Context: one part of a larger RNA
């Protein structure tokens, strides 16, 4: 390279936006560039095939075949491609109407934990398996009232909702993205993917500069034990909270990359329409679109499952794998303020 793959054996980028390529609905004309068929010219000799000459070979040599290319010319028009001109089903857009923890800000409530400060009370509390350390006669634990502060938001909560993923949960005000549904009224293929680049990107961890209630890596004590640098108690600092600004990794998982089309069904739930029935129930049948479940043909599949939200059946595009270890290291590059991040080898060994 070919060929084969990527849930779980090695492999789907942690997610969007996008440039460049690649790929691209119907129909009509046109042109012939790709493509397809004739013709011409070229394509050196040797090399190879048939014959023939050296007594034979090697070696010469005569003809052919071949050089699958390239030029050129003369046609054909299905399919790609160019040019035009047309459509409406892909895409958008407009107008209603209606769901949602989407986003950032902005005020702001209630429970509870600590802590302060009065009152009540007295002699123990906490804490474990059993203690301890530890707080309390300088009045603790309990309880009452009042205050102060951070932080997270019980019930409602549901294989519910919402968003490209990371993720999103007290109430309100405005801002504000984005996807359902109906109407099909406009544009009229405006499309899908995407190497590069660019944004976003849980926790941890860094920088400043506040803040600290509760929780707690480190750390101290007290237990346990042979030992206990641990689980188990009593403490506690960074951190966890905010604003700005970096890290750019996770089992960042549906271990499933993204669009389109086709491929039996049953039966919950969410959010919309329309239609019967019935009568006004805010239900109830079936229906139809858009999510998300459970199960289950055909078919895939090593199984084990997947099965219209495919991991059947095709189609386009892009990423990624090719025996373990060595090693996601080394080294050189690029990026960080570090931490490391990414890009990625050989030797060697089984």
């Nucleotide at each position: 390279u070919u060929g084969g793959g990527c849930g779980u054996a090695a492999a789907g980028a942690g997610c969007g936006c996008g440039u460049a390529g690649g790929c691209g609905g119907a129909c009509a004309u046109u042109u012939a560039a790709g493509u397809c068929a004739g013709g011409g010219g070229u394509g050196a000799a040797a090399u190879c095939c048939c014959g023939g000459g050296c007594u034979c070979a090697a070696c010469c040599u005569c003809g052919g075949a071949a050089c699958u290319g390239c030029c050129u010319u003369u046609g054909a028009u299905a399919c790609u491609g160019g040019g035009c001109g047309u459509c409406u089903u892909g895409a958008g857009u407009a107008u209603g109407a209606g769901a949602g923890a989407g986003g950032g800000a902005u005020g702001u409530g209630g429970a509870a934990u600590u802590c302060c400060g009065a009152g009540u009370g007295u002699a123990g509390a906490g804490g474990u398996g059993a203690a301890a350390u530890u707080c309390g006669u300088a009045g603790a634990u309990a309880u009452u009232c009042g205050g102060a502060g951070g932080a997270a938001c019980a019930c409602c909560a549901g294989u519910g909702g919402c968003g490209a993923a990371g993720g999103c949960g007290g109430c309100u005000c405005a801002c504000u993205g984005g996807g359902c549904c109906a109407u099909u009224a406009c544009u009229g293929a405006c499309g899908c993917u995407g190497a590069g680049g660019u944004g976003c990107g849980a926790a941890a961890g860094c920088g400043u500069g506040g803040g600290g209630a509760g929780c707690a890596a480190a750390c101290a004590g007290g237990a346990u034990u042979a030992g206990a640098u641990a689980c188990c108690c009593u403490g506690g600092u960074a951190g966890u909270c905010c604003a700005c600004g970096c890290c750019g990794u996770a089992a960042a998982c549906g271990a499933u990359g993204a669009a389109u089309g086709c491929u039996a069904g049953u039966u919950g739930u969410c959010g919309g329409g329309g239609c019967g029935c019935a009568u006004u129930g805010c239900a109830c049948u079936g229906u139809u679109c858009a999510g998300u479940g459970a199960c289950g043909c055909a078919g895939c599949u090593a199984a084990c499952g997947c099965a219209u939200u495919a991991a059947g059946c095709a189609u386009u595009c892009c990423g990624c794998c090719u025996g373990g270890g060595g090693a996601g290291u080394a080294c050189g590059g690029u990026c960080g303020c570090a931490a490391g991040a990414u890009u990625a080898a050989a030797a060697c060994u089984c």
A computed fold for a 350-nucleotide part of an RNA from Cucumis melo, annotated as small-subunit ribosomal RNA, central domain. Rfam family: Bacterial small subunit ribosomal RNA. Lineage of the source: Eukaryota > Streptophytina > Euphyllophyta > Cucurbitaceae > Cucumis. Its mean pLDDT, the model's own confidence on a scale to 100, is 87. The RNAcentral record of the full RNA draws on SILVA.